[in-house]
RNA sequence: GUACGAUACUAGCAAAACCACUGAAAAGUGGCGACGCAAAGCUACAGGGGCUAAUGCGGAUCUGAAACGCGACCGCGAUGCUAGCCAGUUGCCGAA
Numbered sequence: 001g002u003a004c005g006a007u008a009c010u011a012g013c014a015a016a017a018c019c020a021c022u023g024a025a026a027a028g029u030g031g032c033g034a035c036g037c038a039a040a041g042c043u044a045c046a047g048g049g050g051c052u053a054a055u056g057c058g059g060a061u062c063u064g065a066a067a068c069g070c071g072a073c074c075g076c077g078a079u080g081c082u083a084g085c086c087a088g089u090u091g092c093c094g095a096a
Base pairs, nucleotide, nucleotide: 004094005093012037013036018031019030020029021028022027035084041089042088043087047086048085049082050081051080056076057075058074059073
């Protein structure tokens, strides 16, 4: 230096649930709380995967004298998210 990761050392982060706020949602932020984490630090168009589907497009339905119509419904669809899915990148400690 590279790989690796202890019942070591020093510090750190905080899942779910619940409460508040934001959001159409996914989710985020704060509080509370610890399931876990050696990168659970950072990076989300220009790597892959996953989640959501508001706007939009299509369908079917319905109302009506008349529809290229509203709403609810079904499908498609990121421009919205996710780094605690992998990844990229930087980095602390040092037993075997």
Molecule: c-di-GMP-I riboswitch aptamer
Organism: Cohnella xylanilytica